RNA sequence: UCAGUCGGCUGGACGGCCGCUGCGGCAAGUUCCGAAAGGACGCCGGAGAGGAAAGUCCGGGCUCCACGGAAAGACGGUGCCGGCUAACGGCCGGCGGGGGCGACCCCAGGGAAAGUGCCACAGAGAGCAGACCGCCCCGCUUGCGGGGUAAGGGUGAAAGGGUGGGGUAAGAGCCCACCGCGGAGCUGGCAACAGCGACGGCACGGCAAACCCCACCGGGAGCAAUACCGAAUAGGGACGACGGAGGCUCAAACCCUCGCGGCUUUUCCGGCCGGUCGUCCGGGUAGGUAGCGUGAGGCGGCGGGUGACCGCCGCCCAAGAAGAAUGGCCGUCGCGCGGCGAAAGCCGCCGUACAGAACCCGGCUUACAGGCCAACUGGCGAU
Numbered sequence: 001u002c003a004g005u006c007g008g009c010u011g012g013a014c015g016g017c018c019g020c021u022g023c024g025g026c027a028a029g030u031u032c033c034g035a036a037a038g039g040a041c042g043c044c045g046g047a048g049a050g051g052a053a054a055g056u057c058c059g060g061g062c063u064c065c066a067c068g069g070a071a072a073g074a075c076g077g078u079g080c081c082g083g084c085u086a087a088c089g090g091c092c093g094g095c096g097g098g099g100g101c102g103a104c105c106c107c108a109g110g111g112a113a114a115g116u117g118c119c120a121c122a123g124a125g126a127g128c129a130g131a132c133c134g135c136c137c138c139g140c141u142u143g144c145g146g147g148g149u150a151a152g153g154g155u156g157a158a159a160g161g162g163u164g165g166g167g168u169a170a171g172a173g174c175c176c177a178c179c180g181c182g183g184a185g186c187u188g189g190c191a192a193c194a195g196c197g198a199c200g201g202c203a204c205g206g207c208a209a210a211c212c213c214c215a216c217c218g219g220g221a222g223c224a225a226u227a228c229c230g231a232a233u234a235g236g237g238a239c240g241a242c243g244g245a246g247g248c249u250c251a252a253a254c255c256c257u258c259g260c261g262g263c264u265u266u267u268c269c270g271g272c273c274g275g276u277c278g279u280c281c282g283g284g285u286a287g288g289u290a291g292c293g294u295g296a297g298g299c300g301g302c303g304g305g306u307g308a309c310c311g312c313c314g315c316c317c318a319a320g321a322a323g324a325a326u327g328g329c330c331g332u333c334g335c336g337c338g339g340c341g342a343a344a345g346c347c348g349c350c351g352u353a354c355a356g357a358a359c360c361c362g363g364c365u366u367a368c369a370g371g372c373c374a375a376c377u378g379g380c381g382a383u
Base pairs, nucleotide, nucleotide: 001379002378003377004376005375007373008372009371010370012333013332014331015330016329017328018327020048021047023045024044025043026042029041031040032039033038050354054365055364057363058362059361060360061359062222063221064220065219075218076217077216078215079214080094081093082092083091084090095109096107097106098105099104110213111212115211116210117207118206119205132153133152134149135148136147137146138145139144140143161179162178163177164176165175166174180202181200182199185196186195187194188193226290227289228288229287236281237280238279239278240277241276242275244258245257246256247255260274261273262272263271264270297316298315299314300313301312302311303310304309334352335351336350337348338347339346340345
């Protein structure tokens, strides 16, 4: 200097004016809104989006519901080993496999000798193998029949170890050497696993993001959770007063009959239903308040650990809405791009991302203009 790998950080700055949402202090009232609960109004001070606030995909806190305890079954999820964590499907460190010259990257990565199932097309044959061509032997009618053969060819993702030698009619783990595979045992490691390996003549193809088996985990719903305060209207209850006529009764109440009102079909008949007012009580709705930010909290220092992370000490408190605030305008500058210029610099009616808290927290995933830092790899060049 070019090309690349990887881990972090940042996500415009300053000033002025006008607003918005909480908080604290002061002040204020026979104030305003509201039936009430509760809220509003003045001045001053201070605070006010993110690395993802997003997707709502995992894991928790918290709240309510269900449940005598435990286990099993069903269903769902997770799946190499060790560790971290409140927990996780997250993270860290290893192991194994694959890719890259390399830094480094990727992997649902338990079990296929428990069972069932599947292996398309092609191919003779696809799983207790298999003769299409070829090769070899035999027969004869000389191009056919019978038999042997998995060495050679062909098909296929995959054809039941590979190379060489012996052997044979031709062949074949049929025999031998090496390699591969399986593997008692030994060594190292907490373990996954790695190294060595007696012995075995090869027996055991692949697929579990097919059923399944094994191990572990999981009760349900969610802040519109939930708790408290609480109208009007309607409905419930208690008490009191009143009640068109008659009967029952000494008189009332209850009850019965008629009447009255409503519904049933317009009428008749029939059936069903029905007191009125006032005061109080209780449940619930609208509405209001809490939940709601002191927490697995942040920053700094020291210490432990390869690391995720943990311990101790000190300091700090930092948005909290419910049609939902965190904004708008102006000026100066920064950064990037373009143009002019020898340069300093000047100009631009060029740009400055993704996005927007809603109960909270830990992760994952996705989006993102531009800028900065650290470590490392491979080229090329110079000393």

The RNA shown here (Bacterial RNase P class A) has 383 nucleotides and comes from Bauldia sp.
Its Rfam family is "Bacterial RNase P class A". It is annotated as a ribozyme.